[in-house]
């Protein structure tokens, strides 16, 4: 010095699904709220993740196979296809380079 990370500012992207009640509406409904429960980082939150990529997420997908009280709950598809960066760091790390002990 350089590269990777990490971490900070700033700007940007994304998702919220499933089961029981219990209110209220009712056509024994469908949408709504409000407690509970699952799985998750996150299930609407002064949050959570994620920004070049084999973890954000979308799409294929009303996909396939497992499981479950039920689902993107698991796994497969799947290194697919797409997806949204700049900066900056002497008291942060890693590696490589040079000079001295």
């Nucleotide at each position: 010095c350089g590269c990777c990370g990490a971490c900070g500012a700033c700007a940007g992207g994304g998702g919220c699904g499933c089961c029981g009640g219990a209110c209220a509406c009712c056509a024994u409904a469908c949408c709504g709220c409000c407690c509970g429960g699952c799985u998750g980082a996150g299930a609407c939150g002064c949050a959570c993740c994620c920004u070049c990529a084999u973890c954000a997420c979308c799409u294929g997908a009303c996909c396939c196979g497992g499981a479950u009280a039920a689902u993107g709950c698991c796994g497969g598809c799947g290194g697919a296809g797409g997806g949204a960066g700049u900066c900056g760091u002497g008291c942060c790390g890693g590696c490589u380079c040079u000079u001295c002990c």
A computed fold for a 101-nucleotide RNA, annotated as TPP riboswitch aptamer (THI element). Its Rfam family is "TPP riboswitch aptamer (THI element)". Rfam's curators write: Vitamin B(1) in its active form thiamin pyrophosphate (TPP) is an essential coenzyme that is synthesised by coupling of pyrimidine and thiazole moieties in bacteria.